Context: one part of a larger RNA
RNA sequence: CUGGGCGUAAAGCGCGCGUAGGCGGACUGUUAAGUCAGAGGUGAAAUCCCGGGGCUCAACCCCGGAACUGCCUUUGAUACUGGCAGUCUUGAGUUCGAGAGAGGUGAGUGGAAUUCCCGGUGUAGAGGUGAAAUUCGUAGAUAUCGGGAAGAACACCGGUGGCGAAGGCGGCUCUCUGGACCGAUACUGACGCUGAGACGCGAAAGCGUGGGGAGCAAACAGGAUUAGAUACCCUGGUAGUCCACGCUGUAAACGAUGGGCACUAGGUGUGGAGGGUAUUGACCCCUUCUGUGCCGGAGCUAACGCAUUAAGUGCCCCGCCUGGGAAGUACGGCCGCAAGGCUAAAACUC
Repeated sequence: CUGGGCGUAAAGCGCGCGUAGGCGGACUGUUAAGUCAGAGGUGAAAUCCCGGGGCUCAACCCCGGAACUGCCUUUGAUACUGGCAGUCUUGAGUUCGAGAGAGGUGAGUGGAAUUCCCGGUGUAGAGGUGAAAUUCGUAGAUAUCGGGAAGAACACCGGUGGCGAAGGCGGCUCUCUGGACCGAUACUGACGCUGAGACGCGAAAGCGUGGGGAGCAAACAGGAUUAGAUACCCUGGUAGUCCACGCUGUAAACGAUGGGCACUAGGUGUGGAGGGUAUUGACCCCUUCUGUGCCGGAGCUAACGCAUUAAGUGCCCCGCCUGGGAAGUACGGCCGCAAGGCUAAAACUC
RNA backbone atom coordinates (compact mmCIF):
# COMPACT_ATOMS: atom_id res chain seq x y z
C1' C A 1 0.00 0.00 0.00
C1' U A 2 -3.87 -3.45 -0.28
C1' G A 3 -7.07 -5.28 3.17
C1' G A 4 -9.83 -5.00 7.61
C1' G A 5 -12.13 -1.68 10.76
C1' C A 6 -14.20 2.95 14.07
C1' G A 7 -21.26 2.12 20.61
C1' U A 8 -17.83 -0.46 24.96
C1' A A 9 -11.27 -3.45 22.23
C1' A A 10 -7.02 1.58 18.51
C1' A A 11 -10.45 4.68 15.70
C1' G A 12 -16.62 9.69 14.19
C1' C A 13 -13.67 16.15 13.59
C1' G A 14 -17.60 19.54 19.70
C1' C A 15 -21.21 21.66 16.03
C1' G A 16 -22.55 24.23 11.67
C1' C A 17 -22.02 26.85 6.89
C1' G A 18 -19.93 26.18 2.52
C1' U A 19 -15.30 26.47 -1.80
C1' A A 20 -12.65 22.99 -4.78
C1' G A 21 -13.40 17.94 -5.52
C1' G A 22 -16.28 13.20 -5.45
C1' C A 23 -21.22 11.31 -6.38
C1' G A 24 -26.09 12.27 -8.58
C1' G A 25 -33.77 11.55 -10.78
C1' A A 26 -37.20 10.22 -15.57
C1' C A 27 -37.46 10.52 -21.15
C1' U A 28 -35.61 11.76 -26.26
C1' G A 29 -31.96 13.24 -29.75
C1' U A 30 -26.85 14.00 -30.80
C1' U A 31 -21.57 13.28 -29.90
C1' A A 32 -18.11 9.20 -29.33
C1' A A 33 -14.13 11.46 -24.31
C1' G A 34 -14.39 7.00 -20.93
C1' U A 35 -15.83 1.79 -22.27
C1' C A 36 -15.82 -2.52 -25.84
C1' A A 37 -14.19 -4.97 -30.61
C1' G A 38 -10.96 -5.48 -35.18
C1' A A 39 -6.39 -4.00 -37.75
C1' G A 40 -1.44 -1.74 -37.97
C1' G A 41 2.97 0.23 -35.44
C1' U A 42 5.87 0.08 -31.21
C1' G A 43 6.91 -2.36 -26.59
C1' A A 44 16.01 -2.85 -27.61
C1' A A 45 18.96 -6.76 -25.58
C1' A A 46 19.35 -9.36 -21.14
C1' U A 47 16.01 -11.15 -17.10
C1' C A 48 11.15 -14.24 -15.92
C1' C A 49 8.19 -18.56 -18.34
C1' C A 50 8.01 -22.91 -22.08
C1' G A 51 10.76 -26.29 -25.57
C1' G A 52 15.61 -27.89 -27.15
C1' G A 53 20.99 -27.95 -26.73
C1' G A 54 26.49 -27.32 -24.42
C1' C A 55 30.20 -27.68 -20.10
C1' U A 56 30.52 -35.50 -16.58
C1' C A 57 25.63 -32.81 -13.25
C1' A A 58 24.30 -28.17 -11.43
C1' A A 59 25.00 -23.11 -11.10
C1' C A 60 26.21 -20.97 -15.71
C1' C A 61 25.99 -20.53 -21.06
C1' C A 62 23.71 -21.05 -26.22
C1' C A 63 19.34 -21.52 -29.80
C1' G A 64 14.10 -21.09 -30.63
C1' G A 65 9.26 -19.70 -28.90
C1' A A 66 5.95 -17.30 -25.79
C1' A A 67 5.42 -13.12 -23.03
C1' C A 68 6.43 -7.96 -22.16
C1' U A 69 -0.72 -7.50 -19.30
C1' G A 70 1.68 -0.93 -21.88
C1' C A 71 1.54 3.18 -25.36
C1' C A 72 0.32 5.36 -30.21
C1' U A 73 -2.42 5.43 -34.89
C1' U A 74 -6.69 3.84 -37.43
C1' U A 75 -11.61 1.51 -38.53
C1' G A 76 -16.00 0.35 -36.12
C1' A A 77 -19.97 -0.56 -31.91
C1' U A 78 -23.28 2.83 -28.75
C1' A A 79 -25.81 -0.60 -23.77
C1' C A 80 -23.62 2.01 -19.61
C1' U A 81 -20.70 6.64 -17.72
C1' G A 82 -19.41 11.53 -19.53
C1' G A 83 -20.19 16.14 -23.02
C1' C A 84 -23.97 19.05 -25.76
C1' A A 85 -29.28 20.16 -26.92
C1' G A 86 -34.43 19.57 -25.69
C1' U A 87 -38.54 17.81 -22.62
C1' C A 88 -40.54 16.17 -17.68
C1' U A 89 -41.97 16.08 -12.19
C1' U A 90 -41.35 12.00 -8.42
C1' G A 91 -35.79 14.69 -5.59
C1' A A 92 -35.03 19.84 -3.93
C1' G A 93 -37.21 24.56 -3.38
C1' U A 94 -40.94 28.67 -3.62
C1' U A 95 -46.19 30.35 -2.41
C1' C A 96 -50.80 30.48 0.95
C1' G A 97 -53.13 29.06 5.70
C1' A A 98 -53.74 27.24 10.84
C1' G A 99 -51.36 25.97 15.20
C1' A A 100 -46.90 24.10 18.96
C1' G A 101 -42.34 25.40 21.46
C1' A A 102 -37.29 27.20 28.34
C1' G A 103 -34.98 28.53 19.95
C1' G A 104 -32.08 33.51 19.76
C1' U A 105 -31.51 39.34 20.72
C1' G A 106 -32.67 43.74 23.36
C1' A A 107 -35.77 46.44 26.90
C1' G A 108 -39.00 46.51 30.99
C1' U A 109 -41.13 44.29 35.26
C1' G A 110 -42.83 40.63 39.73
C1' G A 111 -42.98 37.80 44.18
C1' A A 112 -40.61 34.33 47.68
C1' A A 113 -35.92 33.73 49.96
C1' U A 114 -30.91 35.39 51.69
C1' U A 115 -27.59 39.12 53.68
C1' C A 116 -26.98 44.01 55.45
C1' C A 117 -28.91 48.81 57.61
C1' C A 118 -32.70 51.62 60.76
C1' G A 119 -36.59 51.18 64.46
C1' G A 120 -40.00 48.34 68.10
C1' U A 121 -40.73 44.04 71.58
C1' G A 122 -37.49 41.17 74.51
C1' U A 123 -33.19 38.64 77.58
C1' A A 124 -28.98 35.43 77.87
C1' G A 125 -27.63 33.00 75.19
C1' A A 126 -27.00 31.98 69.83
C1' G A 127 -24.44 29.21 66.29
C1' G A 128 -22.18 24.76 64.96
C1' U A 129 -21.00 19.19 65.45
C1' G A 130 -20.46 12.49 65.89
C1' A A 131 -18.90 15.35 70.08
C1' A A 132 -16.61 20.03 70.34
C1' A A 133 -14.06 24.41 69.56
C1' U A 134 -12.75 28.64 66.70
C1' U A 135 -17.04 32.44 65.84
C1' C A 136 -21.28 35.97 67.26
C1' G A 137 -23.73 38.21 71.79
C1' U A 138 -25.11 42.59 77.96
C1' A A 139 -21.66 48.18 73.19
C1' G A 140 -28.24 43.85 73.70
C1' A A 141 -27.07 38.95 69.78
C1' U A 142 -30.41 34.63 68.49
C1' A A 143 -35.99 34.93 68.16
C1' U A 144 -40.07 38.14 66.52
C1' C A 145 -42.61 42.57 64.20
C1' G A 146 -42.36 47.06 61.00
C1' G A 147 -39.50 49.93 57.41
C1' G A 148 -35.42 50.33 53.90
C1' A A 149 -31.17 48.78 50.57
C1' A A 150 -28.61 45.38 47.37
C1' G A 151 -27.35 41.47 44.24
C1' A A 152 -28.27 36.80 42.33
C1' A A 153 -31.49 32.76 41.13
C1' C A 154 -36.48 31.92 39.32
C1' A A 155 -40.23 27.22 44.04
C1' C A 156 -45.05 24.96 42.47
C1' C A 157 -46.41 24.08 36.99
C1' G A 158 -42.07 20.49 35.50
C1' G A 159 -42.94 15.66 32.74
C1' U A 160 -37.63 8.91 29.91
C1' G A 161 -42.36 17.05 28.33
C1' G A 162 -40.73 20.94 24.57
C1' C A 163 -37.06 23.89 21.44
C1' G A 164 -32.13 24.29 19.20
C1' A A 165 -26.84 22.21 14.46
C1' A A 166 -24.04 21.60 18.73
C1' G A 167 -22.64 24.22 23.16
C1' G A 168 -27.19 24.96 25.41
C1' C A 169 -32.23 27.20 26.71
C1' G A 170 -36.94 27.65 32.43
C1' G A 171 -40.84 33.86 36.67
C1' C A 172 -43.88 37.50 33.66
C1' U A 173 -44.63 41.30 29.53
C1' C A 174 -43.13 43.70 25.14
C1' U A 175 -39.65 44.37 20.80
C1' C A 176 -36.81 42.44 16.74
C1' U A 177 -35.79 37.55 14.83
C1' G A 178 -34.17 32.00 13.23
C1' G A 179 -35.83 27.01 12.43
C1' A A 180 -38.97 22.66 12.30
C1' C A 181 -43.88 20.38 11.61
C1' C A 182 -48.99 19.95 9.46
C1' G A 183 -52.81 21.10 5.64
C1' A A 184 -53.69 23.13 0.67
C1' U A 185 -53.22 24.90 -4.20
C1' A A 186 -50.31 26.83 -7.85
C1' C A 187 -45.29 27.66 -9.48
C1' U A 188 -39.64 26.80 -10.56
C1' G A 189 -37.76 22.47 -13.21
C1' A A 190 -32.52 18.44 -10.81
C1' C A 191 -31.66 24.07 -8.83
C1' G A 192 -29.52 17.82 -5.28
C1' C A 193 -26.14 14.90 -1.44
C1' U A 194 -21.43 15.18 0.76
C1' G A 195 -17.68 18.34 1.71
C1' A A 196 -10.24 18.65 1.80
C1' G A 197 -9.10 23.81 2.87
C1' A A 198 -11.51 28.48 4.40
C1' C A 199 -15.12 30.90 7.57
C1' G A 200 -18.55 31.04 11.76
C1' C A 201 -20.66 29.19 16.50
C1' G A 202 -18.84 26.85 20.73
C1' A A 203 -20.19 24.58 28.59
C1' A A 204 -17.11 25.47 32.67
C1' A A 205 -12.64 27.38 34.19
C1' G A 206 -9.14 31.17 32.78
C1' C A 207 -7.27 36.22 30.75
C1' G A 208 -7.72 42.03 29.56
C1' U A 209 -10.47 46.88 30.58
C1' G A 210 -14.45 49.01 33.24
C1' G A 211 -18.53 48.13 36.48
C1' G A 212 -21.09 45.09 40.25
C1' G A 213 -20.71 42.00 44.57
C1' A A 214 -26.44 39.49 48.31
C1' G A 215 -25.53 34.28 48.62
C1' C A 216 -21.93 30.70 47.47
C1' A A 217 -16.85 29.98 47.41
C1' A A 218 -10.76 27.81 44.84
C1' A A 219 -6.58 30.22 47.51
C1' C A 220 -5.84 31.66 52.47
C1' A A 221 -6.63 31.94 58.14
C1' G A 222 -8.43 29.71 62.37
C1' G A 223 -11.07 25.49 65.10
C1' A A 224 -11.52 20.25 65.22
C1' U A 225 -10.16 15.06 63.71
C1' U A 226 -5.60 12.31 63.42
C1' A A 227 0.38 9.03 64.64
C1' G A 228 0.50 13.14 61.09
C1' A A 229 -4.07 15.78 58.35
C1' U A 230 -0.83 20.85 53.63
C1' A A 231 -7.83 16.64 53.56
C1' C A 232 -12.80 14.93 54.65
C1' C A 233 -16.27 18.17 59.35
C1' C A 234 -16.80 23.41 61.49
C1' U A 235 -16.16 29.15 61.79
C1' G A 236 -14.51 32.90 58.65
C1' G A 237 -12.93 34.37 53.76
C1' U A 238 -10.37 36.74 48.59
C1' A A 239 -10.31 35.84 43.42
C1' G A 240 -14.33 34.00 40.90
C1' U A 241 -19.43 33.27 40.21
C1' C A 242 -23.07 38.50 37.84
C1' C A 243 -23.01 42.78 33.73
C1' A A 244 -20.67 45.28 29.17
C1' C A 245 -16.96 44.85 25.47
C1' G A 246 -12.75 41.95 23.83
C1' C A 247 -9.78 37.31 24.12
C1' U A 248 -9.26 32.01 25.00
C1' G A 249 -11.29 27.43 21.76
C1' U A 250 -10.99 23.26 25.39
C1' A A 251 -14.48 18.84 27.83
C1' A A 252 -16.58 11.81 29.70
C1' A A 253 -18.14 18.92 23.91
C1' C A 254 -21.31 11.32 25.12
C1' G A 255 -26.01 8.33 22.10
C1' A A 256 -18.42 7.43 23.97
C1' U A 257 -22.71 5.84 17.64
C1' G A 258 -20.34 11.65 11.04
C1' G A 259 -23.97 13.28 7.12
C1' G A 260 -27.65 11.95 3.12
C1' C A 261 -31.16 8.61 0.49
C1' A A 262 -33.87 3.94 -0.03
C1' C A 263 -35.60 -0.68 1.86
C1' U A 264 -36.74 -4.36 6.05
C1' A A 265 -42.31 -7.83 11.66
C1' G A 266 -44.93 -6.10 15.56
C1' G A 267 -46.69 -4.09 20.70
C1' U A 268 -47.14 0.09 24.00
C1' G A 269 -46.50 5.38 26.07
C1' U A 270 -45.93 10.59 24.99
C1' G A 271 -45.53 15.90 22.19
C1' G A 272 -47.24 18.65 17.54
C1' A A 273 -50.51 18.54 13.28
C1' G A 274 -54.67 15.88 10.31
C1' G A 275 -59.35 12.94 9.97
C1' G A 276 -64.16 10.42 11.99
C1' U A 277 -68.74 10.26 15.32
C1' A A 278 -72.74 13.63 17.42
C1' U A 279 -73.69 19.58 16.80
C1' U A 280 -69.12 23.69 18.14
C1' G A 281 -66.40 21.73 22.09
C1' A A 282 -64.89 18.08 25.90
C1' C A 283 -64.43 12.82 25.82
C1' C A 284 -63.82 8.61 22.72
C1' C A 285 -62.15 6.20 18.20
C1' C A 286 -59.30 5.77 13.62
C1' U A 287 -55.59 6.34 10.22
C1' U A 288 -51.71 9.44 8.05
C1' C A 289 -47.47 12.77 8.62
C1' U A 290 -43.70 14.51 12.07
C1' G A 291 -40.81 14.26 16.72
C1' U A 292 -39.58 11.72 21.31
C1' G A 293 -39.34 7.09 24.97
C1' C A 294 -39.87 1.85 26.36
C1' C A 295 -40.41 -3.46 24.94
C1' G A 296 -39.46 -6.96 21.21
C1' G A 297 -38.72 -10.38 16.08
C1' A A 298 -35.83 -11.26 11.65
C1' G A 299 -30.98 -9.77 10.81
C1' C A 300 -26.41 -8.14 12.95
C1' U A 301 -22.71 -8.46 17.10
C1' A A 302 -16.75 -11.27 20.39
C1' A A 303 -20.32 -10.69 23.83
C1' C A 304 -23.04 -6.97 26.14
C1' G A 305 -26.54 -5.48 23.33
C1' C A 306 -28.69 -2.74 18.69
C1' A A 307 -33.22 -3.66 16.48
C1' U A 308 -38.01 1.59 11.07
C1' U A 309 -34.65 7.15 16.05
C1' A A 310 -30.26 0.17 13.59
C1' A A 311 -25.18 -1.25 15.79
C1' G A 312 -30.09 -4.71 10.00
C1' U A 313 -29.78 -4.57 4.14
C1' G A 314 -27.55 -1.42 0.17
C1' C A 315 -25.51 3.08 -2.41
C1' C A 316 -22.81 8.15 -2.18
C1' C A 317 -19.36 11.61 0.31
C1' C A 318 -16.18 13.18 4.44
C1' G A 319 -13.25 12.25 9.03
C1' C A 320 -10.38 8.75 11.67
C1' C A 321 -7.50 3.80 13.37
C1' U A 322 -3.06 0.29 12.41
C1' G A 323 0.67 -3.23 19.44
C1' G A 324 1.75 -1.01 24.87
C1' G A 325 4.97 2.76 26.98
C1' A A 326 7.94 7.00 25.79
C1' A A 327 3.51 11.01 24.24
C1' G A 328 -0.91 13.97 22.70
C1' U A 329 5.25 14.85 24.75
C1' A A 330 10.03 17.09 22.15
C1' C A 331 11.49 19.95 17.92
C1' G A 332 9.67 23.14 14.05
C1' G A 333 5.55 25.93 12.28
C1' C A 334 0.82 28.54 13.02
C1' C A 335 -2.47 30.87 16.76
C1' G A 336 -2.78 33.37 21.86
C1' C A 337 -1.79 39.13 26.31
C1' A A 338 -0.74 34.93 29.17
C1' A A 339 -2.41 30.29 30.65
C1' G A 340 -1.97 27.48 26.78
C1' G A 341 -4.18 25.52 21.99
C1' C A 342 -3.61 23.16 16.96
C1' U A 343 -0.36 20.27 13.97
C1' A A 344 2.98 16.20 15.59
C1' A A 345 7.65 12.58 15.81
C1' A A 346 12.04 9.67 17.32
C1' A A 347 15.77 7.32 20.22
C1' C A 348 15.02 3.88 23.83
C1' U A 349 12.00 0.05 26.05
C1' C A 350 8.32 -4.22 26.78
A computed fold for a 350-nucleotide part of an RNA from an uncultured bacterium, annotated as small-subunit ribosomal RNA, central domain. Model confidence (mean pLDDT): 89 of 100.